Model confidence (mean pLDDT): 86 of 100. The part of an RNA shown here (small-subunit ribosomal RNA, 5' domain) has 501 nucleotides and comes from an uncultured bacterium. The full RNA is in RNAcentral, with records from ENA, Greengenes and SILVA.

Context: one part of a larger RNA
RNA sequence: AUGAACGCUGGCGGCGUGCAUAACACAUUCAAGUCGAACGGUGAAGGAAGCUUGCUUCCGGAUCAGUGGCGGACGGGUGAGUAACGCGUGAGCAACCUGCCCUGCAUUGGGGGAUAACACAGGGAAACUUGUGCUAAUACCUCAUGACAUAUACUUACCGCAUGAUAGGUAUAUCAAAGAGAGAUCGAUGCAGGAUGGACUCGCGUAUGAUUAGGUAGUUGGCGGGGUAAGGGCCCACCAAGCCUGCGAUCAUUAGCCGAACUGAGAGGUUGAACGGCCACAUUGGAACUGAGAAACGGUCCAGACUCCUACGGGAGGCAGCAGUGGGGAAUAUUGGGCAAUGGGCGAAAGCCUGACCCAGCGACGCCGCGUGAGGGAAGACGGUCUUCGGAUUGUAAACCUCUUUCAGCAGGGAAGAAGAAAGUGACGGUACCUGCAGAAGAAGUCACGGCUAACUACGUGCCAGCAGCCGCGGUAAUACGUAGGUGGCGAGCGUUAUCC
Numbered sequence: 001a002u003g004a005a006c007g008c009u010g011g012c013g014g015c016g017u018g019c020a021u022a023a024c025a026c027a028u029u030c031a032a033g034u035c036g037a038a039c040g041g042u043g044a045a046g047g048a049a050g051c052u053u054g055c056u057u058c059c060g061g062a063u064c065a066g067u068g069g070c071g072g073a074c075g076g077g078u079g080a081g082u083a084a085c086g087c088g089u090g091a092g093c094a095a096c097c098u099g100c101c102c103u104g105c106a107u108u109g110g111g112g113g114a115u116a117a118c119a120c121a122g123g124g125a126a127a128c129u130u131g132u133g134c135u136a137a138u139a140c141c142u143c144a145u146g147a148c149a150u151a152u153a154c155u156u157a158c159c160g161c162a163u164g165a166u167a168g169g170u171a172u173a174u175c176a177a178a179g180a181g182a183g184a185u186c187g188a189u190g191c192a193g194g195a196u197g198g199a200c201u202c203g204c205g206u207a208u209g210a211u212u213a214g215g216u217a218g219u220u221g222g223c224g225g226g227g228u229a230a231g232g233g234c235c236c237a238c239c240a241a242g243c244c245u246g247c248g249a250u251c252a253u254u255a256g257c258c259g260a261a262c263u264g265a266g267a268g269g270u271u272g273a274a275c276g277g278c279c280a281c282a283u284u285g286g287a288a289c290u291g292a293g294a295a296a297c298g299g300u301c302c303a304g305a306c307u308c309c310u311a312c313g314g315g316a317g318g319c320a321g322c323a324g325u326g327g328g329g330a331a332u333a334u335u336g337g338g339c340a341a342u343g344g345g346c347g348a349a350a351g352c353c354u355g356a357c358c359c360a361g362c363g364a365c366g367c368c369g370c371g372u373g374a375g376g377g378a379a380g381a382c383g384g385u386c387u388u389c390g391g392a393u394u395g396u397a398a399a400c401c402u403c404u405u406u407c408a409g410c411a412g413g414g415a416a417g418a419a420g421a422a423a424g425u426g427a428c429g430g431u432a433c434c435u436g437c438a439g440a441a442g443a444a445g446u447c448a449c450g451g452c453u454a455a456c457u458a459c460g461u462g463c464c465a466g467c468a469g470c471c472g473c474g475g476u477a478a479u480a481c482g483u484a485g486g487u488g489g490c491g492a493g494c495g496u497u498a499u500c501c
Base pairs, nucleotide, nucleotide: 001499002498004497005496006495007494008493011370012369013368014367015366016365017363018362019328024326025325026324028323030321033070034069035068038067039066041064046059047058048057049056050055051054077281078280079279086206087205088204089203090202091201092200096198097197101194102193103192104191105190106189107188108187109143110142111141112140118133119132120131121130122129123128149174150173151172152171153170154169155168156167157166159164179186180185207253208252209251214244215243216242219241220240221239222238224236225235226234256278257277258276259275260271261270262269263268283304284303285302286301287300306317307316308315309314334360336359337358338357342356343354344353345352346351373403374402375401376400383394384393385392386391407442409437410436411435412434413433417428445490446489447488448487449486450471451470452469456485457484458483459482460481466473467472
């Protein structure tokens, strides 16, 4: 010093922090939705009219599933794997991508066929699913227009360490769009630039073992191709025989890395909880789809193990999200409140969603602060302990007197955090804070006392019972065991254990 645990004890507050073990298995709720100002439907409340007085029509638009768009690649969790360009640091990219956002230029013309929803008819225990028919779109397809776009060929200028880059010209070829709204406006398409985020490459650094000395066949390089956003044995055909290694290859063991944290005068040593950055993973293994972005925790498919449902034909699931349960363990919390703030997604907005987050609850787990009273008070009371029986000590300690009321308690008032022109909006919370009231009233323990090491006597025990960090105590007067009185240390804590310096 600690994410600690254990023993004894325990008044209050603030700020932090809390499964280190089984990346063991998980009941249950919640944790990612949103948009009707993209679309066809559905059409509640309410209003109006008509009359047959309980129906019809019109307006109105709540709601709902579906098509479609954006977001589910962020946020949140965990550290299993990984000794690696994974991380850190410094460079490169003349080899690359980038939705939403910002800036600029140009455009937004004409057609088409479907399909869910819905209706009808089926299959199935269920999950779900089949057929026929109808319909819309910012869904899908096609035509046109095309360039500062792309590709190819030719060419000019200029630059670079090289492959080559940049700027310009000519020719050919290829490719686009969507509408909505009462309007303001919001969108759509192409191109260029920016911003942001990412991909890739390299120098250096990054644990232990030689009781691991050889390792390697797509292996090392070349030529040509394929693939990718992009360079590359990344993949493939052919050719060559290389490549790494005693400056430790390979193998084995251990391990997420860093900013930082702890310690130390420093050098250094140790650690990587919380907070921040990066990486990896999401029951185990594998795979792709969609998409600007995933080889996708709460998406899909396949296989394995496990659990559950079943009408035995077949299906469903994945807490290393927040709570919570069982188990393991010395050991680690509530199945809480709220979207008021900050932030995120969607939306034109109102708003909806948000176990992110903000709060509250539990734990002396840690740090810090405060209190458990203050002043006076000698007959040095009683009691206790010791005693040489004189006394000493506990001890101004108590009683008693005079005061005070922090904190806790009760009562009254009562925020900031809330942005804005104004109004409205607070989970925390009637909380913090302020005022009043009563009364010393409700609040002290723990470890030690042989030396190291501050603090001693009595009794009991008798190498027994026991103590102990080291030296060592105990065998009849033990300051070392046990108890008592006294004393010393720290104090809402104290001591022990474990680990690091």